c-di-AMP riboswitch aptamer (ydaO/yuaA leader) from Firmicutes bacterium UBA4049, 128 nucleotides, folded computationally. The organism belongs to Bacillota, within Bacteria. The prediction has a mean pLDDT of 82.
[in-house]
RNA sequence: UUAAUAUAAACGCUGAAUUCAUCUGAAGCGGGGGAACCAAAUUUGGGGUGAAUCCACAUUUUUUGUGGUAGGGUUACACUUCGAUCCGAAUCCGGCAGCUAACCUCGCAAGCGUUGAAGUGCUGUUCC
Numbered sequence: 001u002u003a004a005u006a007u008a009a010a011c012g013c014u015g016a017a018u019u020c021a022u023c024u025g026a027a028g029c030g031g032g033g034g035a036a037c038c039a040a041a042u043u044u045g046g047g048g049u050g051a052a053u054c055c056a057c058a059u060u061u062u063u064u065g066u067g068g069u070a071g072g073g074u075u076a077c078a079c080u081u082c083g084a085u086c087c088g089a090a091u092c093c094g095g096c097a098g099c100u101a102a103c104c105u106c107g108c109a110a111g112c113g114u115u116g117a118a119g120u121g122c123u124g125u126u127c128c
C1' cells in the first nucleotide's frame, strides 16, 4: 500500500413494524371483522396477510430440481433515462367472512449491509 475477516458506533436497506410517556398508556402507521344499496354463488371447498402468481421440462418413496414468468426491491438528495444486480417465499383461519357508514378488534416484528453513469433541479460545507 492492497485485499479479506471480526468487533463497536454512526449511517443505511426490506418491512406497517416508529416516536413519546406520568410506563395498566398515547400519538402515528398498518391489518381484519362489520349495514343499506349494489354485487355474488356454496367438495371443483372457501378465505386472509404478503411483491411472491402462473407455465414448461425433467426427475422421483408423487417429491424434488431446472428454466422462465405476472409482480416486487437495491444501485446513499429528488426526478427522468440508460445500465448492473437481487427476490419472485412463507404462513394463518378452520366449513366461514364480497363491498360496507356507525361500531368492534388486532399488530408495531424479524432479518440484513448496498453506493454505476448522464441530464435537470434543490440543499449543505469550505475558501476568497
Stems, first nucleotide, its partner, number of pairs: 011113004018027003028108006038098001045096001046093004054068005071087005077121006